[in-house]
RNA sequence: AGUCCGGGAGAGACCCGAAUGGAACCGUUCGGGAACCGAAGGGGCAACUGCAAACUCUCAGGUAAAAGUACCGGGCU
Numbered sequence: 001a002g003u004c005c006g007g008g009a010g011a012g013a014c015c016c017g018a019a020u021g022g023a024a025c026c027g028u029u030c031g032g033g034a035a036c037c038g039a040a041g042g043g044g045c046a047a048c049u050g051c052a053a054a055c056u057c058u059c060a061g062g063u064a065a066a067a068g069u070a071c072c073g074g075g076c077u
Stems, first nucleotide, its partner, number of pairs: 001077007014033008035063003041059001042057003
């Protein structure tokens, strides 16, 4: 470094419209609008011999569940 297992946070399952199932509540899909988080990744800054960053930006990603995440522990190669 790779792989497997376990742990693993944050932030509205927000508002509006259309279609659809349905008696209605409600659900699903699509579109639009802001708000928010920041721990895949990416960019940036200063110090330092050097490398960075959990700092910063929010491009990406994310804000019910599921999945996933930096990071930590263990096994194997």
Predicted 3D model of a 77-nucleotide RNA (Glycine riboswitch aptamer) from a sheep gut metagenome.
Of the family's consensus pairs, 89% are formed in the model.
The prediction has a mean pLDDT of 76.
RNAcentral holds the sequence, with entries from MGnify.